[in-house]
């Protein structure tokens, strides 16, 4: 001190979450020791059974127990019994003090309860001081004793007595009351000690003296009671509340004011600064977080209240309206003989219940305190101490060092190793705590006695004080420490490892199982789930749950906001409140400085000091930010007081205005009636239907009647507070603005409640009613159409009263003031300057626009009309949906409007901009995109390939375009993965290890073959003589093999937008960023192609060019090529030659280079010359950054996974060729531009030795024979064929087509049944031109005829290639497709095959 989390990235806002401390805790899992704390938060729920309040015989009559003496009797030392209050005591009574204190709990209480400060009308037992008494009588009642009633608890009658119990009398310092004359009021007595004086004398009485008491009364100290400022939660969906209420009088009443109570008079008090009324809750020092200010709480410790089964009420008493007292109601427990009784843990223990959850029926009064007592003592679950819990802080220890063979085992892994790990085991120490025996402080002062001064006293009595002396007193406690002994012994867990947040691998799972605080992980490689290894953070404790503060500035006092994210009320008017010009005086409330009390200890903070240390305890300081009082200052603010004029406002004069109200008039237009022309139609749409019309419409003209709104002027033009306001004219009326002076004299600014205005629709009464028009009702559209379109049409719209009060009432921007660059418009006024008019310049006040500086904003944008700097005051905000909804209120005639929530559920929800994608958004452009136009597809019949289906099997794969004559440039066996059978297991293949053998080879059986048996020839090769190298068999371990899966682990390689012009980068600028910018515009182009402007400027991959064919021409070379002339022929055959052709090296050529025009003088673009070729001449080859998890694990590599006598490997034989049927993609045709027959002409460019084959001869042919030639510009495949010459066919299912199927043959091959191609005879299907729909091609193209070649033993209507012949068409981009640039919009980003609403 922040992080995470919306988005494809950004920035904002904005809610949710985490990290942090905490806790009177609780659960989970573990668990050596101590010390100091804490321990029912729930049921103010019930309580068994102990204790918890007594004391005092020095107040008092006394004796029921004990016990000491003593005496007596029973009788054996000694028990028993009885006697004696004489004596230690002491049950029960009487009488005192104390049971108000102490301990417990928070149920009521929003109040003078309590916290702080203050006040004046009180009381105070015991205490402490003073001052005056303390005197003399008298009657009673318990106990007790008799009798009697009751179960009990307790009662009654009769007798007797005492007091420090009660009552009179006296006195009266005093006090109280008063009419001032007076009246009224007290006391107790008990105990030590002495006889000096009297008296009687054993020793007492009187007396005298001490203490302890008593009365009265004064002041103190404690303490208690009362009163009154200030503070002290929430709800206004609680706003009006009080009859003793307020107040006076009088009377009662209390210790004491006082409606505290009563009479009588008054009618007040209290309340928006929140009364009442409801919720909730003891208050506070404190405590916990927080930097603080706050926030939350109020357990242990203190202090005040209240409370004591629950309600009430008093009595005694100094004190109570009493926790372990009384009375009466109540509810609950118990007893009971049914008549009556008992009882109250929120005291300590401890029991039920409740509940997540809270300890012992302990010990002692040794310390502290407290009641009672002269005292010793008694008595104290206050207290001190010990048990129980890790519950919480704090300290401690579980061992130290050394130790690498880096040990074993674990876990990984690239197989080499790493890691655990100096870890461990060995070795050398230590022994704190526990443990086991010892010793052993302090917590104890003492009271009380004994001496000795002193001090009262006649007094060496007694008492008080002061000094001293001896003993004694410990629950805790087996105390704390301290010594000793032994031996690493007896002591480590939990939570975590995607990111936040420290820490990683591999195994198992396979949207399962399961994690999760937020984001989220798991669908077969999961560092998020479970296990392991290994790591990380704490550590007798670790985690989780709860719960508070904080982070949250996320309620903003410190410290937030409102144009668009949530949030300015529709406007104004004003009441209360807030806030307020200048100047002088006074006041001293506020403010400020000083003193004084006061602010309890503790706690917290400094500084010490005590337990080894800490926690813990303790001194001392210091705060306690407060409240009060007193003195003092007088800037500012409040008050009072007397001016001013700048703010405000009045008076005069002028001016503009759709500013209201209200009477009256005006013309255009529609519709309506009436008349007249007139004839078949109108109307009305995207087309059209209803409607309307021959009963004469629409259209056209005159005349009437109604109602409504004011075209043009009209303008970011004008007045209004808003909402609104638009013909003219009269009346009435509100407001502004200027200009010049006079006049008041702060009169102001906002404004909660409150009032009044308030668009449209709507409502209530009466009118009105032309147009339009909700709703209705027809037609249309559609899948449907309660709609959008039409034809009608009723409220309403209009006017008069009266409600309603909401609107995107919006500049989505309260209102007032003040300050702060400017230009340029426009509307109303004034003032100057020129002026001759029309006009105009500057300047100034008011209003209303555009642009723009600073400045502000997340950006957009605002920007003297602020959203900038400021100040005053109001209103509203607090994540999304629920919901502006329930529900209560209050207006409303209704409809509704104000006010205004929770459950509950999301992790987002929104605001600007960005980049891209999309649009039935716009601009520009291009493509066989569409048009124009030539052939086709689909319809037939094959042929191929996919789909379904079928099958033992019909292997795999390819799937819109971009899968389907695709992989396949060629399945009969092989091929082959598939199916059925037979068979093999280190294997068909490879490396290593052993042994044995050369290799290899003939023949025979068995068998479908793989294979198995036997058989024959062969002993090889190189050598350094050791051996090696190959090559077969055997074994046996490593390992071999898998066309198995996964193309969504991948590499390579392909496809496709697309041969589309794009894709990008450094540096710079620009933005707060995502990003822009360059790359955009303006022209050009096939082109991001030049070119010219520009915050760019340069550069890359792409384009183009450089290549390769092709078209001209030179050169150079002439065999196997050609052949003008010459020779010679059947024949370029020969000679001869290289001119041509041609081959094939090598050059030229072509660059808008030249001319003319357009154009910005630019790029370029159009025409032209020349040229074989002309504007990239033509065809390849060449494919940017990226898309498609596109496509392929079966081409071939590869990770992981999974088979292992099998999913590996061998072989026959069968499938891959199946066939109701769908679809691609081709062939052949339907014919006469052909058929079909004869004759006859011209090509390219390949291919050949396991080949290509020639002439000749055989077949009707396929083809057979033959072997000449050729390792090829030579020979041969190899006759091109459309074509042209002639003939025939005559529109038909033919002399078109050929399919089918018989029959008979070739060939190729181990071998053509399943399953080949050809040939030959017959046979002659469908089909006569092809719905919807689709497909190709802009020229040597499309059509249309042949020909070659890969693969290949055979087997192409496919593919690749080659050449022959050889067109039609293109205005043109509007439209369909698909692209490229710009730009717009967007809630889409998986990106429109998107998102998303409603039922």
């Nucleotide at each position: 001190a922040g992080a995470g989390u919306u988005u494809g990235a950004u920035c904002c806002u904005g809610g949710c979450u985490c990290a942090g401390a905490u806790u009177g805790a609780a659960c989970g899992c573990u668990g050596g020791c101590g010390g100091c704390a804490u321990g029912c938060u729930u049921a103010a729920c019930a309580c068994a059974u102990g204790c918890a309040a007594g004391u005092c015989g020095a107040a008092c009559g006394g004796a029921a127990a004990c016990g000491a003496u003593g005496c007596u009797a029973g009788c054996u030392u000694g028990c028993u019994a009885g006697c004696a209050g004489g004596c230690g005591u002491c049950g029960a009574g009487u009488g005192g003090c104390g049971g108000a204190c102490g301990g417990g709990u928070g149920a009521g209480u929003a109040a003078c309860g309590c916290g702080u400060g203050g006040g004046a009308a009180u009381c105070u037992g015991c205490c402490c001081a003073g001052u005056a008494g303390u005197g003399g009588g008298g009657g009673a009642c318990a106990a007790c004793a008799g009798c009697c009633g009751g179960a009990a608890a307790c009662g009654g009658c009769u007798g007797c007595u005492a007091a420090u119990a009660c009552c009179g009398c006296a006195u009266g310092u005093g006090g109280u009351c008063u009419a001032c004359g007076g009246a009224c009021u007290a006391a107790a007595g008990a105990u030590g000690g002495c006889c000096u004086c009297u008296c009687c004398u054993u020793g007492g009485a009187a007396g005298c003296u001490g203490u302890c008491g008593c009365u009265a009364u004064u002041g103190g100290a404690u303490g208690a009671g009362c009163c009154c400022g200030c503070g002290u939660c929430g709800g206004a969906u609680u706003a009006g509340c009080u009859a003793g209420u307020u107040g006076g009088u009088g009377a009662g009443g209390u210790a004491a004011a006082a409606g505290c109570u009563c009479a009588c008079c008054a009618a007040g008090g209290c309340g928006a600064c929140g009364a009442u009324c409801u919720g909730u809750a003891g208050c506070u020092g404190g405590u916990c977080u927080g930097a603080g200010a706050g926030g939350a709480u109020g357990a242990u410790c203190a202090g005040c209240c209240a409370c004591a089964c629950c309600g009430g009420g008093a009595c005694u008493g100094a004190g109570a309206c009493a926790c372990g007292g009384c009375c009466c109601g109540g509810a609950c427990u118990c007893c009971u003989a049914c008549g009556g009784g008992a009882g109250g843990c929120a005291g300590c223990a401890g029991u039920g219940u409740g509940g997540a959850a809270u300890a012992u029926u302990g010990g002692a009064c040794a310390a502290u305190g407290g009641g009672c007592g002269c005292a010793a003592g008694c008595c104290u679950g206050a207290u001190c101490c010990a048990g129980c819990a890790a519950u919480g802080c704090c300290g401690c220890g579980u061992g130290u060092g050394u130790g690498a063979a880096g040990a074993a085992g674990g876990c990984c892994u690239g197989a080499g190793g790493g890691u655990u790990g100096u870890a461990a085991a060995g070795c050398a120490c230590u022994u704190u705590c526990a443990g086991u025996g010892g010793u052993g402080a302090g917590g104890a002062a003492a009271c009380g006695g004994g001496a000795u001064g002193u001090u009262u006293u006649a007094a060496u009595a007694g008492a008080g004080c002061a000094u001293u002396c001896a003993a004694u007193u410990g629950a805790c406690g087996u105390u704390a420490g301290c010594c000793a002994c032994a031996g690493a012994a007896g002591a480590a867990g939990c939570a975590c490892c995607g990111g936040c947040u420290a820490a990683c691998u591999c195994c198992g799972u396979g949207c399962c199982a399961g994690c999760a605080g937020c984001c989220g992980c798991g669908g077969u490689a999961a560092u998020a789930c479970g296990g392991a290894g290994g790591g990380u953070g704490c550590a007798a404790g670790c985690g989780u749950u709860a719960a508070u503060c904080g982070g949250a500035a996320u309620u903003a006092c410190u410290g937030g906001g409102c144009g668009u994210a949530a949030a300015g009320a529709g406007u104004a008017c004003g009441u209360a409140g807030g806030c307020g010009g200048c100047u002088a005086u006074u006041u001293a409330a506020g403010u400020c400085a000083g003193a004084u009390g006061u602010g309890a200890a503790a706690g917290c903070c400094c500084c010490g000091g005590g337990c080894u240390u800490a926690a813990c305890c303790u001194g001392g300081g210091a705060a306690c930010u407060g409240c009060a009082u007193c003195u003092g200052a007088u800037a500012c603010u409040g008050g009072g007081u007397a001016g001013c004029u700048a703010g405000a406002g009045u008076u005069u004069g002028u001016g503009a205005g759709a500013g209201g109200g209200u009477a009256g008039u005006g013309g255009a237009a529609u519709u309506c009636c009436a008349g007249g022309u007139g004839u078949a139609g109108c109307g009305g749409u995207g087309a059209a239907a209803u409607g309307c019309g021959u009963a004469g419409a629409u259209a056209u003209c005159u005349g009437g009647a109604g109602g409504a709104a004011c075209a043009u002027c009209a303008g970011u033009g004008g007045c209004g507070a808003a909402g609104g306001c638009g013909a003219c004219u009269g009346c009435c009326u509100g407001g502004c603005a200027c200009a010049a002076a006079a006049c008041u004299g702060a009169c102001g600014c906002u404004g909660a409640g409150g009032u009044a205005c308030g668009a449209a629709a709507g409502c209530g009464u009466g009118g009105g009613g032309a147009g339009c028009a909700a709703a209705c009702a027809g037609g249309a559209u559609u899948a449907g159409a309660u709609a959008c379109c039409c034809u009608g049409g009723u409220a309403g719209u209009c006017c008069a009263c009266g409600c309603c009060g909401u609107a995107a009432a919006c500049g989505a921007u309260g209102u007032c003031a003040a300050c702060u660059a400017g230009u340029c418009g426009u509307c109303g006024g004034g003032u100057u300057c020129a002026c001759u008019u029309c006009g105009g310049a500057a300047c100034u006040c008011g209003g209303u626009g555009a642009c723009g500086c600073a400045g502000c904003u997340a950006a957009c944008g605002c920007a003297u009309u602020a959203a900038g700097u400021u100040g005053a005051c109001c209103g509203c905000c607090u994540g999304g949906g629920g919901a502006g909804u329930a529900c209560g209120c209050g207006c409303g005639c209704a409809a509704g409007c104000g006010u205004a929530a929770a459950a509950c559920u999301c992790a987002a929800a929104g605001g600007a901009a960005u980049u891209g994608a999309c649009g039935g958004g716009g601009g520009c452009c291009c493509g066989c995109a569409c048009a124009a136009g030539c052939g086709g597809u689909g319809g037939a019949g094959c042929a191929u390939g996919u789909g379904g289906u079928u099958u033992a099997a019909u292997u795999c794969g390819a799937u819109g375009c971009a899968a389907c004559g695709c992989g396949a440039a060629g399945a009969a066996c092989c091929u082959u993965a598939c199916c059925u059978g037979c068979c093999c297991u280190u294997g068909a293949c490879a490396u290593a290890c052993u042994g044995a053998g050369a290799a290899c080879u003939u023949u025979c059986c068995a068998g479908a073959g793989a294979u198995g048996g036997a058989u024959u020839g062969g002993u090889g090769c190189c050598u350094u003589c050791g051996g090696g190298a190959g090559c077969u068999c055997a074994g046996a371990u490593a390992c071999a093999g898998g066309u198995g899966c996964u193309g969504c682990a991948u590499g390579g390689c392909u496809g496709u937008c697309g041969u589309c012009a794009g894709c990008u980068c450094g540096u710079g600028u620009c933005g707060u960023g995502a990003g822009a910018u360059g790359u955009u515009g303006g022209g050009u182009u096939a082109a991001g192609u030049c070119c010219c402007g520009c915050a760019a400027c340069g550069a890359g991959c792409g384009c183009a060019a450089c290549c390769c064919c092709u078209a001209u021409c030179c050169u150079u070379a002439g065999u196997u090529g050609c052949c003008a002339g010459c020779c010679u022929u059947a024949a370029g055959u020969u000679g001869g030659g290289c001119a041509c052709u041609c081959u094939a090296g090598g050059g030229a050529g072509a660059c808008u280079g030249c001319c003319g025009g357009u154009g910005a003088c630019a790029a370029a673009c159009c025409g032209g010359a020349g040229g074989a070729a002309g504007g990239u001449g033509g065809g390849g080859a060449u494919g940017a950054c990226g898309u498609c998890a596109a496509g392929u694990c079966a081409u071939c590599a590869u990770g992981g996974c999974c088979c292992u006598u099998a999913u590996g490997g061998g072989c026959a034989g069968g499938g891959c060729u199946a066939c109701a049927c769908a679809c691609g993609u081709g062939c052949u045709a339907c014919a006469a531009u052909g058929g079909c027959c004869g004759g006859u002409a011209c090509a390219g460019a390949g291919g050949g030795c396991u080949g290509c084959a020639a002439a000749g001869c055989c077949g009707c042919a396929a083809g057979g024979u033959g072997g000449a030639g050729c390792u090829a510009a030579u020979c041969c495949c190899a006759c091109a064929a459309a074509g042209c010459c002639g003939g025939u066919c005559g529109u038909a299912g033919u002399c078109c087509g050929g399919a089918u199927c018989g029959g008979a043959g070739u060939c190729u091959g181990c071998a053509a049944c399943u399953c080949g191609a050809c040939u030959c005879c017959g046979u002659g299907a469908a089909g006569u031109c092809g719905g919807a729909a689709u497909c190709g091609c802009u020229a040597g193209u499309a059509a249309u005829c042949g020909u070659a070649g890969a693969u290949c033993a055979g087997a192409a209507u496919g593919c690749u290639a080659c050449g022959g012949u050889g067109a039609a068409u293109a205005c043109g981009u509007u439209c369909c497709c698909g692209g490229g640039c710009c730009u717009u919009g967007u809630a889409c980003a998986c990106a429109c095959c998107g998102c998303c609403c409603g039922u």